Transfer RNA from a Vampirovibrionales bacterium, 73 nucleotides, folded computationally. It matches the Rfam family "tRNA". NCBI's taxonomy places the organism under Bacteria, Bacillati, Candidatus Melainabacteria, Vampirovibriophyceae, Vampirovibrionales.
[in-house]
RNA sequence: GCUGGUGUAGCUCAGAUGGUAGAGCAACGGAUUCGUAACCCGUAGGUCGCAAGUUCAAUUCUUGUCAUCAGCA
Repeated sequence: GCUGGUGUAGCUCAGAUGGUAGAGCAACGGAUUCGUAACCCGUAGGUCGCAAGUUCAAUUCUUGUCAUCAGCA
């Protein structure tokens, strides 16, 4: 330099044919216990890497760009 993959909650990851985003763990509150842990119930937390395009509507499609991983040279 070229090609491809990945980027979504604090972490690990889902997500449909484009129709407005979820799980587990973690955090916080409650219940239980003499108390702690575990178990149970609940709450909060996201401008879906960034920018633009198409569309009534984009995490999703297109383009560019950034980061990272792999391959080739």